[in-house]
Context: one part of a larger RNA
RNA sequence: CGCACACGGUGGAUGCCUAGGCAGUUGGAGGCGAUGAAAGACGUAGGAGCCUGCGAUAAGCUCCGGUGAGGUGGCAAACAACCUUUGACCCGGAGAUCUCUGAAUGGGGAAACCCACCCGUUUUAAGACGGGUAUCAUGCACUGAAUCCAUAGGUGUAUGAGGCGAACCCGGGGAACUGAAACAUCUAAGUACCCGGAGGAAAAGAAAUCAACCGAGAUUCCCUUAGUAGCGGCGAGCGAACGGGGACCAGCCCUUAAGCUGAUAAUGGUUUAGUGGAAAGAACUGGAAAGUUCUGCGAUACAGGGUGAUAGCCCCGUACACGAAAGGCCAUUUUGAGUGAAAUCGAGUAAGUCGGGACACGUGUUAUCUUGACUGAAUAUGGGGGGACCAUCCUCCAAGGCUAAAUACUACCAACUGACCGAUAGUGAACUAGUACCGUGAGGGAAAGGCGAAAAGAACCCCGGAGAGGGGAGUGAAAUAGAUCCUGAAACCGUGUGCGU
Numbered sequence: 001c002g003c004a005c006a007c008g009g010u011g012g013a014u015g016c017c018u019a020g021g022c023a024g025u026u027g028g029a030g031g032c033g034a035u036g037a038a039a040g041a042c043g044u045a046g047g048a049g050c051c052u053g054c055g056a057u058a059a060g061c062u063c064c065g066g067u068g069a070g071g072u073g074g075c076a077a078a079c080a081a082c083c084u085u086u087g088a089c090c091c092g093g094a095g096a097u098c099u100c101u102g103a104a105u106g107g108g109g110a111a112a113c114c115c116a117c118c119c120g121u122u123u124u125a126a127g128a129c130g131g132g133u134a135u136c137a138u139g140c141a142c143u144g145a146a147u148c149c150a151u152a153g154g155u156g157u158a159u160g161a162g163g164c165g166a167a168c169c170c171g172g173g174g175a176a177c178u179g180a181a182a183c184a185u186c187u188a189a190g191u192a193c194c195c196g197g198a199g200g201a202a203a204a205g206a207a208a209u210c211a212a213c214c215g216a217g218a219u220u221c222c223c224u225u226a227g228u229a230g231c232g233g234c235g236a237g238c239g240a241a242c243g244g245g246g247a248c249c250a251g252c253c254c255u256u257a258a259g260c261u262g263a264u265a266a267u268g269g270u271u272u273a274g275u276g277g278a279a280a281g282a283a284c285u286g287g288a289a290a291g292u293u294c295u296g297c298g299a300u301a302c303a304g305g306g307u308g309a310u311a312g313c314c315c316c317g318u319a320c321a322c323g324a325a326a327g328g329c330c331a332u333u334u335u336g337a338g339u340g341a342a343a344u345c346g347a348g349u350a351a352g353u354c355g356g357g358a359c360a361c362g363u364g365u366u367a368u369c370u371u372g373a374c375u376g377a378a379u380a381u382g383g384g385g386g387g388a389c390c391a392u393c394c395u396c397c398a399a400g401g402c403u404a405a406a407u408a409c410u411a412c413c414a415a416c417u418g419a420c421c422g423a424u425a426g427u428g429a430a431c432u433a434g435u436a437c438c439g440u441g442a443g444g445g446a447a448a449g450g451c452g453a454a455a456a457g458a459a460c461c462c463c464g465g466a467g468a469g470g471g472g473a474g475u476g477a478a479a480u481a482g483a484u485c486c487u488g489a490a491a492c493c494g495u496g497u498g499c500g501u
């Protein structure tokens, strides 16, 4: 040095577990904000830090309910000092307080800081305390130029707005990569993205619609029609409608009304704490009984979880039954208010020409809708449409407005579910996680779970540096479960023995 066996070290795979995730179902809720939000800074406990809570009244204050014996949040034990059946702590409802930043709004500003003015109160204070002072829009009042009247402008006052938020919705703008096996029309796609606006849904909506000589009867969504008819460098590709079947159904107004919104009171329901809630013992094994055996019981409850192994009857629950002083929500009804509100049945409109856009439809034989420019009717004895256009026929009434449901989505709340994951998985994050760390910045972005049933977390002794670490002793079922702690694979490193060289 090699091989074999035994025993170790290191390491943290594997197994088991779950505190966290993922995907859903059902129901709720669908907003918060100048009465100062979302998000933060700084504080705040007897004692340092982080998290949670809270705000100079600062892990809290008041009231009303629930509950009923302990309590002073977690990491995190102990001490100190306290509270509590005159009801603490905890849970629910209502209220008070709520520093500074932030739309941030008195002015400024390098956010959490700096500097003001006005009014009022107050031992007269060079102070303290309270209130106000942004901008824009609209209404009203006063004032008021060039310029007579006026208007612009100015001032004051009242009301409203502003900002944030996951997706869904409507509108205004709007790519490219890509595909066409290159590329320009085309496609991707009216997608991504930007901007504006709204609601719990939004939008659309009661035919100047379809249809076809029969008829239907607002809108929206689904299935089908159908990858059909078509469109298309007739390439790549794009792609309907009529009709049929479903979901849901609701109609109205402009001669002052359907409806909508919030307020008011009554009734009912629902929600935000909760309450009651059945039934088992023994022996054996074991550290421990829920296991096994024997004998019972409940069940509108054998969903689930916990308890020293696997519990209907030990605990929490579950089925079922019950419950609200106060607040929220819903429905119906009462009362009164606001809105509807533009205007007067629709004129610079319909229609036309030119140029665009939307329609499945790329200008094409291209109807229809829309509109930047220029023109420009009729008025129900009228007008639009029926895919060039004309006639006949049929059908409807534009240029005013409102409208629930069926539909879309889920940041948020509750319950439940999973041939979903189980710590290199599942969220990036099961743990101090958008943390540590990196970057000037936009931004990027980890690793890290498990003693035991219970800390019973090893008193005391010994070696040692008042160490580290270890040996005894003790606890425990187990300590090769000893805190680098369940299991403890392999690589890798040893010790002992044997054999070989």
Base pairs, nucleotide, nucleotide: 001500002499003498004497005496006495007494008493009492015486016450017449020421021420022418023417024416025415026414027413028412029410030409031164032163039101040100041099042055043054044053046079049075050074051073061095062094063093064092065091066090070083071082072081106115107114108113116133117132118131119130120129121128122127135161136160137159138158139157140156141155142154143153168199169197170196171195172194173193179186183233209216210215220247221246222245223244224243230238231237251402252401253400254346259339260338261337263335265333266332267331268330269329270328271327272326274322275321276320280295281294282293283292284291296313297312298302304316305315306314351375352374353373354372355371356370357369358368361387382397383396384395385394386393437444438443457485460472461471462470463469